[in-house]
């Protein structure tokens, strides 16, 4: 310079244009003498910006951060 790939809660990842999940954390509870484990609950997210649609995480454009090929 050119091409390609990825960004989803604190973390690792799912998610075929129709309610954004699981798992581990944290936090409470029930068990327990205490505490692990095991159970029930609550927590928290779509990397920014604009277009496409009746409806985007999901398509399309640009921007940024990273990873990779080529030269």
């Nucleotide at each position: 310079a050119g091409g390609g790939g990825a960004u989803u809660c604190a973390u690792a990842c799912a998610g075929u244009g129709g309610c954004a999940g699981u798992a581990u954390g944290a936090c409470g509870g029930u068990c327990u003498c205490c505490a692990a484990a095991a159970c029930c609950g609550u927590u928290c997210a779509c990397g920014g910006g604009a277009g496409u649609u009746c409806g985007a995480a999901u398509c399309u454009c640009u921007c940024a951060u990273c990873c990779c090929c080529u030269g």
Transfer RNA from a Lachnospiraceae bacterium, 71 nucleotides, folded computationally. Its Rfam family is "tRNA". Its family is annotated with triplet codon-amino acid adaptor activity in the Gene Ontology. By type it is a transfer RNA. Taxonomically the source falls in Lachnospiraceae (Bacteria, Bacillati, Bacillota, Lachnospirales). The RNAcentral record of the sequence draws on ENA and MGnify. The same sequence occurs in records of 2 taxa. Its mean pLDDT, the model's own confidence on a scale to 100, is 81.